[in-house]
RNA sequence: GAACGUCUGGUAGGAGAGUGCUGUCUGCGAACAGCCGCCGAAGGUGCAAGUGAACCCUGAACCGCUCAGGCAACAAGGACUGCUGGACUGCA
Numbered sequence: 001g002a003a004c005g006u007c008u009g010g011u012a013g014g015a016g017a018g019u020g021c022u023g024u025c026u027g028c029g030a031a032c033a034g035c036c037g038c039c040g041a042a043g044g045u046g047c048a049a050g051u052g053a054a055c056c057c058u059g060a061a062c063c064g065c066u067c068a069g070g071c072a073a074c075a076a077g078g079a080c081u082g083c084u085g086g087a088c089u090g091c092a
Base pairs, nucleotide, nucleotide: 005088006087007086008085009084010083011082012081013080018036020035021034022033023032024031037071038070039069043067044065045064046063050058
């Protein structure tokens, strides 16, 4: 110490699934509670091969589970991706 990598800020894009029924509040939406039906790409959780005498440990995901979260539009959230700033490590 300019690569690679990790973390993080900004910005742009970003899917899926009920305008479900009942009740409460209410001027009406919205909101809240209950019931049923669904979604998975916040988070969480589970595991294969491998390793190897065997067991244990370890072991990934946009795969499974759906605890949480979400299900008209709007808003919010949103894995991930592009661009950009910062920090750490640090190749040449």

Predicted 3D model of a 92-nucleotide RNA (Glycine riboswitch aptamer) from a Planctomycetota bacterium. The organism belongs to Planctomycetota, within Bacteria.